[in-house]
RNA sequence: GCGCUUCGUGUGAGAGAGACCGGCCGCGCGCCGGCGCCGAAGGGGUAACGCCCCGCAAAACUCUCAGGCAAAAGGAUCGCGCGAGGCGA
Numbered sequence: 001g002c003g004c005u006u007c008g009u010g011u012g013a014g015a016g017a018g019a020c021c022g023g024c025c026g027c028g029c030g031c032c033g034g035c036g037c038c039g040a041a042g043g044g045g046u047a048a049c050g051c052c053c054c055g056c057a058a059a060a061c062u063c064u065c066a067g068g069c070a071a072a073a074g075g076a077u078c079g080c081g082c083g084a085g086g087c088g089a
Base pairs, nucleotide, nucleotide: 002088003087004086005085006084007083008082009081010080011079012078013077018035020034021033022032023031024030025028036069037068038067042065043063044062045061050056051055
């Protein structure tokens, strides 16, 4: 120097679902209550294979606790750049 991989960081892309109803005040993207929804922050549950076999064990599946349901913001994940670590020839 090259390939694979992990983490951090910058940048581009990035879905779903009520700008719902009632009440309150200091009228604020506020608070309280009600009904209906969404899954892609986070969190919980789940198989086969395998292993040291009554156990461990994943997700975009599932739950909806949390979060969210105009725009903005957030956003799993993916591409590219940079930095650091690990592995390989």